[in-house]
RNA sequence: GCCAAUACCGUCUAGGGUUCCGUUGUGUAUUAACACAGGCUGGUCCGAGAGACGGAUGUACCUAAAGAUAGAAAACAUCCUUAGGUAUAACACGGAAGGAUAAAAGCCUGGGAGAA
Repeated sequence: GCCAAUACCGUCUAGGGUUCCGUUGUGUAUUAACACAGGCUGGUCCGAGAGACGGAUGUACCUAAAGAUAGAAAACAUCCUUAGGUAUAACACGGAAGGAUAAAAGCCUGGGAGAA
């Protein structure tokens, strides 16, 4: 320098703040409720490349069927398509600043900048 990609989806968790609910305090009110303030070990919500589980997908092999190579035909072999099955899919230290959402975060930037 070139080529090559599981850096895929879902559920959940670590974690996160405060839009909504709930709750706490204060005030008004007394039938009901309202306003302000508080992230407050809760619910809704957000949520991991380097977290978990599952799915899908890729690769290799096997089985079955169709087609082609391919002839008069059969068998074998090869290639390709479809379906099913088995196996496999590694490694991974990581700022600051910034962005979205109501707001924040192991979210995005980002398997980034860097480091070894």
A computed fold for a 116-nucleotide RNA from Fontibacillus panacisegetis, annotated as Guanidine-I riboswitch aptamer.
Model confidence (mean pLDDT): 80 of 100.
The sequence is in RNAcentral, with records from Rfam.
It matches the Rfam family "Guanidine-I riboswitch aptamer". Rfam links the family to the GO term regulation of gene expression. From the family's description: This family represents a conserved RNA structure found upstream of the ykkC and yxkD genes in Bacillus subtilis and related genes in other bacteria.